[in-house]
Context: one part of a larger RNA
RNA sequence: CUGGGCAUAAAGAGCACGUAGGCGGCCUGGACAGUCCGUUGUGAAAUCCCCCGGCUCAACCGGGGAACUGCAUCGGAUACUUCCAGGCUUGAGGACGGCAGGGGUGAGUGGAACUCCAGGUGGAGCGGUGAAAUGCGUAGAUAUCUGGAGGAACACCGGUGGCGAAAGCGGCUCACUGGGCCGUCCCUGACGCUGAGGUGCGAAAGCCAGGGGAGCGAACGGGAUUAGAUACCCCGGUAGUCCUGGCCGUAAACGAUGGGCACUAGGCAAGGGGGAUACCUAUGUCCUCUCUGCCGUAGCUAACGCAUUAAGUGCCCCGCCUGGGGAGUACGGCCGCAGGGCUAAAACUC
Numbered sequence: 001c002u003g004g005g006c007a008u009a010a011a012g013a014g015c016a017c018g019u020a021g022g023c024g025g026c027c028u029g030g031a032c033a034g035u036c037c038g039u040u041g042u043g044a045a046a047u048c049c050c051c052c053g054g055c056u057c058a059a060c061c062g063g064g065g066a067a068c069u070g071c072a073u074c075g076g077a078u079a080c081u082u083c084c085a086g087g088c089u090u091g092a093g094g095a096c097g098g099c100a101g102g103g104g105u106g107a108g109u110g111g112a113a114c115u116c117c118a119g120g121u122g123g124a125g126c127g128g129u130g131a132a133a134u135g136c137g138u139a140g141a142u143a144u145c146u147g148g149a150g151g152a153a154c155a156c157c158g159g160u161g162g163c164g165a166a167a168g169c170g171g172c173u174c175a176c177u178g179g180g181c182c183g184u185c186c187c188u189g190a191c192g193c194u195g196a197g198g199u200g201c202g203a204a205a206g207c208c209a210g211g212g213g214a215g216c217g218a219a220c221g222g223g224a225u226u227a228g229a230u231a232c233c234c235c236g237g238u239a240g241u242c243c244u245g246g247c248c249g250u251a252a253a254c255g256a257u258g259g260g261c262a263c264u265a266g267g268c269a270a271g272g273g274g275g276a277u278a279c280c281u282a283u284g285u286c287c288u289c290u291c292u293g294c295c296g297u298a299g300c301u302a303a304c305g306c307a308u309u310a311a312g313u314g315c316c317c318c319g320c321c322u323g324g325g326g327a328g329u330a331c332g333g334c335c336g337c338a339g340g341g342c343u344a345a346a347a348c349u350c
Stems, first nucleotide, its partner, number of pairs: 003322004008303001012318001014201004021194003025088007033081002035077004040072003049065006091191001092188003095184005103177007110154001114150008125136002162169002206247006215241002220236004258317006266295003271291003299306002323350003332343004
C1' cells in the first nucleotide's frame, strides 16, 4: 500500500455535539487544474523481449530493432471531477397553525403501607421455619383503637403502550424548558452528510464534604443446616440505599447490529397524529405521513435467522478485527483524592 471482514465465529466507540479532513442536489455560462488525444525533447550503456550473426552447441559474446508503461514542452478536446460567476427548489433550515408524550429542571402537595413515640382496651404469648432456635414479651409484647412523628417508594391505570441521543424517565399540581410529529407550501436558497483529534452527557457500585436515615441491607454478630457451612434459611445489623455540592467514567452501557441517503412483493394486528369521504354521532372504509410490533416473498446468511425498523441492493464518512494463551496485563504517558480508568506491547508457549 492492498484484500477480506465486524448480530451470534476476532471485530460497531456507551451516547451525542462538533473542529480539521473526506464526500456532496438541479440548470446555464466561463476557466481548463485533474482527465483524454496528438507533437517535440528526454527516458545513458548494459539487462529483459524479438530478429540476425560468432565461439562444434549452450552459457557467453557481437550487430540491429522493439521496449523503457515515466517526466517535461507545445497544440488541441470539455462529457465528468475541480475552480469562478449566475440561477433554481426537490436536500437542509425557517415561518405560521395544530397534536401526543413517565423528555428535562425546580417548587409544592396527596393517599396507602411501614417503623417509631404517647395513650386506651386486653392479659400470654408473639415471631419465625421444612422443622426449630436465636430474638421480642407480665417492666404488659403480639392483636386492636385513637393521636402524633419520620423517611422512602408511588399499587390499580400499565399495555411486544409512550418519551428521550444514550444512560434513562411512572402519584398529583404549578412554573421554566428541550425535542418530535402533522398541516399550509409563505420565506432562505445546497446553508448538506460524516466526523480523526476535541468537548459534553453518561446505570449501578464506589470516593470527598455536609445533611438525612423509615424500610431494606454488603461487612459483621447470633440461631439453624451440615462431615464442615467463612453459604443457601432465620433473628439482628453498620456502611450504603435518600438529599445538596464535587469526583469517578465503567457495564451482557445489548438490537451483543455506527451514522446518513436512495431503492427493493406482500399480509396481520395494534398504537399515536393528520387529511378526505359516507354518516347526526359512535364508528366503518380508503389514502398520506410518522413511530412501534408480529409473520413472510425475493435476496442475503456457515447455519440460526434477517427480511421497507435488512443482516437485501448501492453510494458517502467514521470506528474496529487479523489464531489461542501470555493480556486488556507489564512498561511509559495522560487522567483520578483513592479504588482505578484510558492508551497498550514483548519474551515465552500451544
RNAcentral holds the full RNA, with entries from ENA. A computed fold for a 350-nucleotide part of an RNA from an uncultured prokaryote, annotated as small-subunit ribosomal RNA, central domain. Its mean pLDDT, the model's own confidence on a scale to 100, is 86.